Source information
Predicted 3D model of a 337-nucleotide RNA (Bacterial RNase P class A) from uncultured Selenomonas sp. Model confidence (mean pLDDT): 80 of 100.
[in-house]
RNA sequence: UGGGCAAUCGCGGGCAGUUCGCCUGAGGAAAGUCCGGGCUUCAGAGGGCAGCGUGCUGGAUAACGUCCAGCGGGGGCAACCCUAGGGAAAGUGCCAUAGAGACUUAGACCGCCUCACGGCGCGAGCCGUGCGGCAAGGGUGGAAAGGUGCGGUAAGAGCGCACCAGCAGUCAGGUGACUGGCUGGCUAGGCAAACCCCACGCGAAGCAAGACCGAAUAGGGAAGGGAUGAGGCGGCCCGCCGACCUUCCGGGUAGCGUCGCUUGAGCCGUCCGGCAACGGGCGGCCCAGAUAAAUGAUUGCCACUGCUUCGGCAGCACAGAACCCGGCUUAUAGGGU
Numbered sequence: 001u002g003g004g005c006a007a008u009c010g011c012g013g014g015c016a017g018u019u020c021g022c023c024u025g026a027g028g029a030a031a032g033u034c035c036g037g038g039c040u041u042c043a044g045a046g047g048g049c050a051g052c053g054u055g056c057u058g059g060a061u062a063a064c065g066u067c068c069a070g071c072g073g074g075g076g077c078a079a080c081c082c083u084a085g086g087g088a089a090a091g092u093g094c095c096a097u098a099g100a101g102a103c104u105u106a107g108a109c110c111g112c113c114u115c116a117c118g119g120c121g122c123g124a125g126c127c128g129u130g131c132g133g134c135a136a137g138g139g140u141g142g143a144a145a146g147g148u149g150c151g152g153u154a155a156g157a158g159c160g161c162a163c164c165a166g167c168a169g170u171c172a173g174g175u176g177a178c179u180g181g182c183u184g185g186c187u188a189g190g191c192a193a194a195c196c197c198c199a200c201g202c203g204a205a206g207c208a209a210g211a212c213c214g215a216a217u218a219g220g221g222a223a224g225g226g227a228u229g230a231g232g233c234g235g236c237c238c239g240c241c242g243a244c245c246u247u248c249c250g251g252g253u254a255g256c257g258u259c260g261c262u263u264g265a266g267c268c269g270u271c272c273g274g275c276a277a278c279g280g281g282c283g284g285c286c287c288a289g290a291u292a293a294a295u296g297a298u299u300g301c302c303a304c305u306g307c308u309u310c311g312g313c314a315g316c317a318c319a320g321a322a323c324c325c326g327g328c329u330u331a332u333a334g335g336g337u
Stems, first nucleotide, its partner, number of pairs: 001334001003302007011025005027318001031329002034327005039206004046238004051202005056070005071085001072083004086197002091195002093191003109138002111134003115130006146164006165187001167184007210259003213255001220249006231241002266285008304315004
C1' cells in the first nucleotide's frame, strides 16, 4: 500500500419533484475498549485526608501511559539496536536451595601463622593436642562486606601507597538529565513491577450522556421522616447551599417523534519557522450518518496467484461504521521501499 474500469438490478442518505432523474455511501485497522481529550449532566463552591495513576532530562500537544530530540545503562567490529531508567546513608520487610557465615565491630568448613607440650626422624622437618592471631588462598552461592598490583607482616589486613570503581565536597561546560577536572576520607551488598518516601497529575458517570415537543421528574391521595437540618459533587471530614425526601395507591397521556449527529484539534496543495515531534500563513475542498440498523448481488474486460488437455477453470488477506477526535495494542494474502 492493500485490486482497477464499466453495465444492470436493489438498499441507506441528500437534492429535485410526480416522472425519468442527479449526487453520494466503510477501514487501515471501522477490532480490543487499554490510555488521553472534546461534548453532556450532576450546584457557574471549594479545601483536606484516603484512593488511583505516572516516574532520567528537555520539548511537542487540547491531553496522554503517546510522539520527538537528548542523557545514562546494556549489546554489536560497525551501521545501528534494546532499555518502566526517582529514592536502598528515613524506616520496616525479604534474600529459597547450597554454604561455617547473607548484612552491621559478618563469617574459621578446608586452610595460613606464632607459641607451648607430646611423639617420630641423623637432619631439614613431619604428625597430634592446646592457648591465641589471620579474611590472603580454596570451597558454597545470583551475591561473601570495594577491585588489581607493589610494599609490609610470624601469617595477614586500606595497615601504607599507586591506578581503577564508587561516595562527599568543589571548579568548569550544558536550560537540564549529565559530562570533565581537582581535593578529601579510605568504602556504604541486592530487591521499591515489596510496603514505604518524594515529585507531579487525577471529581464522577457516560450519546441508552443529555435537550425539546407533549397534560409526561408535572398534577392528585395516604403513611413516615424533616430548620434539633431533608436533600445535595459520589469513601470520610471540614466548609457551603437551604426544603424537600422515602414508600405505597389510583387515573390519564406521544413516538418507526425531533434535536444531539457529523464542518472537524478536518482533508489536500504550497510557503515559512523548527534537528524533529509539531506550529503558523495562503489557496482549494466537503468526504457515510443509519436506529435493528443501508453499504449488496450479477455480468464483462483487465491486474495478481495456481492448475491446464492452451479452449479455459478456480482463487483473490484481515476484516464491517453507530457521538467525535489523538494514541497504543492486536489481526492481515499479495505487492512496493

Rfam family: Bacterial RNase P class A. The family's RNA type in Rfam is ribozyme.